This is a predicted complex of two RNAs, RNase P RNA and transfer RNA, with 416 nucleotides together. The prediction has a mean pLDDT of 76. Rfam match: Bacterial RNase P class A. Rfam's curators write: Ribonuclease P (RNase P) is a ubiquitous endoribonuclease, found in archaea, bacteria and eukarya as well as chloroplasts and mitochondria.
[in-house]
RNA sequence: UUAGGCUUUCGACUAGUCGCCUGAGGUAAAACUCAGGAGGAAAGUCCGGGCAGCAAAGGGAAUGACAGUUGCUAACGGCAACCGGGGGCAACCCUAGGGAAAGUGCCACAGAAACGAAACCGCCAGCUUGCUGGUAAGGGUGAAACGAGCGAGGUAAAAGCUCGCAGUUGGCAUCGGUGACGAUGCGAAGAGGUAAACCCUGUCUGCUGCAAGGAGAUGUGUCCUCACACGGUUUCCCGCCGAGGGCUUGUCAUAAGAUCCGCUCGAUUCUAGGGGUAACCUUAGAACUAGAUAGAUGACUAGAUAGAACAGAACCCGGCUUACGGAUCGCCUGACACU
RNA sequence: GGGGAUAUAGCUCAGUUGGUUAGAGCGCGUUACUGAUAAUGACGAGGUCUGUGGUUCGAGCCCACAUAUCCCCACCA
Numbered sequence: 001u002u003a004g005g006c007u008u009u010c011g012a013c014u015a016g017u018c019g020c021c022u023g024a025g026g027u028a029a030a031a032c033u034c035a036g037g038a039g040g041a042a043a044g045u046c047c048g049g050g051c052a053g054c055a056a057a058g059g060g061a062a063u064g065a066c067a068g069u070u071g072c073u074a075a076c077g078g079c080a081a082c083c084g085g086g087g088g089c090a091a092c093c094c095u096a097g098g099g100a101a102a103g104u105g106c107c108a109c110a111g112a113a114a115c116g117a118a119a120c121c122g123c124c125a126g127c128u129u130g131c132u133g134g135u136a137a138g139g140g141u142g143a144a145a146c147g148a149g150c151g152a153g154g155u156a157a158a159a160g161c162u163c164g165c166a167g168u169u170g171g172c173a174u175c176g177g178u179g180a181c182g183a184u185g186c187g188a189a190g191a192g193g194u195a196a197a198c199c200c201u202g203u204c205u206g207c208u209g210c211a212a213g214g215a216g217a218u219g220u221g222u223c224c225u226c227a228c229a230c231g232g233u234u235u236c237c238c239g240c241c242g243a244g245g246g247c248u249u250g251u252c253a254u255a256a257g258a259u260c261c262g263c264u265c266g267a268u269u270c271u272a273g274g275g276g277u278a279a280c281c282u283u284a285g286a287a288c289u290a291g292a293u294a295g296a297u298g299a300c301u302a303g304a305u306a307g308a309a310c311a312g313a314a315c316c317c318g319g320c321u322u323a324c325g326g327a328u329c330g331c332c333u334g335a336c337a338c339u
Numbered sequence: 340g341g342g343g344a345u346a347u348a349g350c351u352c353a354g355u356u357g358g359u360u361a362g363a364g365c366g367c368g369u370u371a372c373u374g375a376u377a378a379u380g381a382c383g384a385g386g387u388c389u390g391u392g393g394u395u396c397g398a399g400c401c402c403a404c405a406u407a408u409c410c411c412c413a414c415c416a
Base pairs, nucleotide, nucleotide: 001335002334003333004332005331006330009327010326013303014302015301016300017299018298020037021036022035023034024033025032039310043321044320046319047318048317049316050315051209052208053207054206058238059237060236061235064204065203066202067201068082069081070080071079072078083097084095085094086093087092098200099199103198104197105194106193107192115147120139121138122135123134124133125132126131127130149165150164151163152162153161168189169188171186172185173184174183175182176181213261214260215259216252217251218250219249221247222246223245224244225243230242231241232240268287269286270285271284272283273282274281275280340412341411342410343409344408345407346406349365350364351363352362358396367383368382369381370380371379389405390404391403392402393401
């Protein structure tokens, strides 16, 4: 200089004017004053948890999800580090990665044959010359061909048929590692693919979802069902709880049912120190940072000029995924040139 | 806010164990019949199966993510 790889932060700002929402002060009520006011994804709702109701959710089955190991975590299908496999010269990247050696299914077309074993061409032997037998080296078809490559021996021709070397799979032993696994040695085996097909193994799993759920005290009449019933109750069974359900109605109370609570202080944020390779954990100090309910966070002017990304909280939090104009910190690798 | 379903030709829909070239009806075009039109007959065109990626020899179909459309759900002291 050039070609790449990884990664951090930001997502305009300042001043003025006029508005909107919330809280505090203020007022008889206003006016008014002060403070605060969207995101990295607030999104998709794909996972997990809190919280709430159902028994402060209990047992079994089913269903569903996940799938190398170790760790992190409230939890996870997430994250970190590593192992195995694949790609790249490298930095580094990708990986739905248990079991096909338990069983079942499927493998179109082509092809002789698609997992049962068989044999189209070929090769070899025999004779009746187009048939019988042997073979699975070679050819052809196909995504895949009976599933261990090369060489030698062997044979009528051949073949793990036998041997040597190399390789694969699982077993045993030793060593290293917490472990996945790796290395070495020994003695075996010959096993097609597909589990994002059924299935098997292991682990986890109750349902609903803030439109959850809650905010009144005490009575009356009447009807139905009545413990193998009805309801709570949800895919089923068990278990548990309550006598249950429908209609009607009195008194008192109340700002109100087009309301209020839930609602934002929380696995919270920031700074500094410590532990850990890391995810993360921990100690100390500081901070309070939207809470609407037709739904606030906007408009204009000036600053060279505001024009421009994706996009707008709705119970909360941890992840994942997806969208995103542009700016920006740092580290690493290859090639070439020069010193 | 939460939950569920669907997407295949211009329109309405089929598409089963994943398999050779994805179909049907209506509509559209050409043509025959007719003086002309309709109806009818014959022939034909028209599809990246919503998009991207993955599994597989092979995907409309299986899996993941995205996009669009549609439907349902509270309280009534």